[in-house]
RNA sequence: UGCUCAUCCAGAGGGGUGGAGGGACCGGCCCUGCGAAGCCCCGGCAACCAUCUCGGCUUGCGCUGUCGCGAUCCUGCGAGGCGGCCGAGGCAGGUGCCAACUCCGGCCUGGGGCCAGAUCGGUCCGACAGGAAAGAUGAGGG
Numbered sequence: 001u002g003c004u005c006a007u008c009c010a011g012a013g014g015g016g017u018g019g020a021g022g023g024a025c026c027g028g029c030c031c032u033g034c035g036a037a038g039c040c041c042c043g044g045c046a047a048c049c050a051u052c053u054c055g056g057c058u059u060g061c062g063c064u065g066u067c068g069c070g071a072u073c074c075u076g077c078g079a080g081g082c083g084g085c086c087g088a089g090g091c092a093g094g095u096g097c098c099a100a101c102u103c104c105g106g107c108c109u110g111g112g113g114c115c116a117g118a119u120c121g122g123u124c125c126g127a128c129a130g131g132a133a134a135g136a137u138g139a140g141g142g
Base pairs, nucleotide, nucleotide: 003140004139005138006137007136008135013042014041015040016039017038021031022030023029025106026105027104028103043098044097045096048094049093051090052089053088054087055086056085057084058083062082063081064080066079067078068077069076102134107131108130109129110128111125112124113123114122115121
C1' cells in the first nucleotide's frame, strides 16, 4: 500500500512547549490568540487482540500413552479431555481513543413540507427513516 471481517447514538483532559490553524475530502456548520496543529509529561476512557476463570454447544471435519462397552486382534460405539465456537466475568500486556452521533450532509430508496399546477415538475429536510459509498480503529492474511 491494497484485500477480508468486526465495530463506529456510550465513555474519558490537565500541564509544558509552540504560535495559526483544526474538525480526512467537498459543501455546510462549528472549534480556535480566554491559544489551533505538532511534540513532551502526567492522567483517564474503553475492552479489538493477548491472557485468566466459569458456563453452554461441538451434527459434519479435527487430535487422543484416559475410561467404559463390544471384540481373539484391528476396525467400531459411547464418555471424558484437548482443540474449536458462543456467552458471562476478571486483568490491563499490545494497539486505540479522550469537542460536537464518524459534527451533519454528499449516492440510492422510502416518507414529509413548500411552490407551481390539468399534468409533467421544481425545491427543501442538513439529526425524517433505512441502506450504500467514503473514512476511522482493531484483528487476520497477502